[in-house]
RNA sequence: CCUUUAUCAAGAGUAGCUGAGGGAACGGGCCCGUUGACGCUACAGCAACCUGGCAGCCAUCUGCCGAGGUGCUAACUCCCGCCCAGAUGGGAUAGAUAAACG
Numbered sequence: 001c002c003u004u005u006a007u008c009a010a011g012a013g014u015a016g017c018u019g020a021g022g023g024a025a026c027g028g029g030c031c032c033g034u035u036g037a038c039g040c041u042a043c044a045g046c047a048a049c050c051u052g053g054c055a056g057c058c059a060u061c062u063g064c065c066g067a068g069g070u071g072c073u074a075a076c077u078c079c080c081g082c083c084c085a086g087a088u089g090g091g092a093u094a095g096a097u098a099a100a101c102g
Stems, first nucleotide, its partner, number of pairs: 001102001003100006013043005021032003026081004044073003049069002051066006077094001082091004
């Protein structure tokens, strides 16, 4: 990086450094940002995909406990864009994360 599968309405921030943009991409909107955003580092936290333990006669299934590998900690994946029905909902595409294969 490709493919497949699953999930994406919940949850969880402080400090130090830096210094002008940032919220994936394109268009539109909206929002965050010199009262310092984004990013990096440290610590803390959230969650439970993989994973360890236990139980359910077996279990590829289910539940509970933990937290070793990841992930995450403004706004539904910030919202809309395409299709179907239409106060809104469903689906597709794209994206993110995990696991497996190559």
The RNA shown here (SAM riboswitch aptamer (S box leader)) has 102 nucleotides and comes from a Phycisphaerales bacterium.
Model confidence (mean pLDDT): 85 of 100.
NCBI's taxonomy places the organism under Bacteria, Pseudomonadati, Planctomycetota, Phycisphaerae, Phycisphaerales.
The sequence was found by an Rfam model in a public genome assembly.